[in-house]
Molecule: transfer RNA
Organism: Actinomycetota bacterium
RNA sequence: GCUCCCGUCGUCCAGCGGCCUAGGACGCCGCCCUCUCAAGGCGGUAACGAGGGUUCAAAUCCCUUCGGGAGUACCA
Numbered sequence: 001g002c003u004c005c006c007g008u009c010g011u012c013c014a015g016c017g018g019c020c021u022a023g024g025a026c027g028c029c030g031c032c033c034u035c036u037c038a039a040g041g042c043g044g045u046a047a048c049g050a051g052g053g054u055u056c057a058a059a060u061c062c063c064u065u066c067g068g069g070a071g072u073a074c075c076a
Stems, first nucleotide, its partner, number of pairs: 001072007010026004018056001027045006049065005
């Protein structure tokens, strides 16, 4: 240099054009329960790396870019 993969709540994971106002678990906060704590029940909290494009509609497809990773070529 070229090719490919990854980037989503605090953490881990789901999503593969419309059921996404983005879901689950753990965490955190509140309430209930309990003599107290834990466990349990209920509710809440918080995220699509950035910019542009395609489309009636984009987390999802395309381009550029940022960060991380893998492979490969060159190195007279």